[in-house]
RNA sequence: GGGCGAUUGGCGCAGUGGUAGCGCAGCAGUCUUACACACUGUGGGUCGCAGGUUCGAAUCCUGCAUCGCCCA
Repeated sequence: GGGCGAUUGGCGCAGUGGUAGCGCAGCAGUCUUACACACUGUGGGUCGCAGGUUCGAAUCCUGCAUCGCCCA
RNA backbone atom coordinates (compact mmCIF):
# COMPACT_ATOMS: atom_id res chain seq x y z
C1' G A 1 0.00 0.00 0.00
C1' G A 2 -4.31 -3.62 -1.17
C1' G A 3 -8.43 -6.93 0.63
C1' C A 4 -11.76 -8.45 4.60
C1' G A 5 -14.00 -7.83 9.39
C1' A A 6 -15.19 -4.95 13.77
C1' U A 7 -16.79 -0.06 16.38
C1' U A 8 -24.13 0.07 20.12
C1' G A 9 -24.65 1.83 28.30
C1' G A 10 -19.03 0.78 32.86
C1' C A 11 -17.88 -4.55 30.59
C1' G A 12 -19.50 -8.66 27.18
C1' C A 13 -23.01 -8.67 23.28
C1' A A 14 -28.03 -8.64 20.33
C1' G A 15 -30.69 -5.64 17.09
C1' U A 16 -29.72 -5.77 8.84
C1' G A 17 -35.12 0.30 7.16
C1' G A 18 -40.39 1.73 11.43
C1' U A 19 -40.38 2.86 19.97
C1' A A 20 -32.46 1.31 20.98
C1' G A 21 -32.43 -3.86 23.96
C1' C A 22 -30.31 -8.41 26.87
C1' G A 23 -26.76 -10.38 30.48
C1' C A 24 -23.26 -8.87 34.06
C1' A A 25 -21.84 -4.65 36.80
C1' G A 26 -23.68 0.16 39.45
C1' C A 27 -27.50 2.51 42.75
C1' A A 28 -31.94 1.99 46.09
C1' G A 29 -35.11 -1.27 48.79
C1' U A 30 -36.51 -6.18 51.08
C1' C A 31 -33.92 -10.04 53.63
C1' U A 32 -29.44 -10.60 57.43
C1' U A 33 -26.58 -8.99 63.93
C1' A A 34 -23.51 -7.79 59.57
C1' C A 35 -21.61 -9.25 54.71
C1' A A 36 -22.62 -12.40 50.71
C1' C A 37 -26.59 -14.90 48.11
C1' A A 38 -31.58 -14.30 46.62
C1' C A 39 -35.78 -11.18 45.33
C1' U A 40 -37.99 -6.28 43.81
C1' G A 41 -37.22 -1.64 41.74
C1' U A 42 -34.15 2.08 39.32
C1' G A 43 -30.46 5.16 36.70
C1' G A 44 -27.15 5.07 32.68
C1' G A 45 -26.82 5.69 25.05
C1' U A 46 -24.07 12.19 20.25
C1' C A 47 -25.36 3.55 18.11
C1' G A 48 -16.80 5.79 16.38
C1' C A 49 -16.88 10.89 13.37
C1' A A 50 -18.68 13.67 8.98
C1' G A 51 -21.76 13.68 4.79
C1' G A 52 -25.48 11.32 1.42
C1' U A 53 -30.12 8.30 0.15
C1' U A 54 -35.10 7.80 2.32
C1' C A 55 -41.47 9.88 4.73
C1' G A 56 -38.20 7.41 8.23
C1' A A 57 -31.14 5.21 9.18
C1' A A 58 -27.73 1.66 14.63
C1' U A 59 -29.28 -0.78 9.91
C1' C A 60 -28.27 1.26 2.98
C1' C A 61 -24.16 4.39 0.25
C1' U A 62 -19.41 7.57 0.45
C1' G A 63 -15.20 9.52 3.04
C1' C A 64 -12.33 9.61 7.52
C1' A A 65 -10.60 7.55 12.37
C1' U A 66 -9.29 3.41 15.61
C1' C A 67 -8.59 -1.95 16.34
C1' G A 68 -7.92 -7.01 14.37
C1' C A 69 -6.85 -10.72 10.40
C1' C A 70 -4.83 -11.86 5.50
C1' C A 71 -1.79 -10.47 1.10
C1' A A 72 2.29 -7.62 -0.83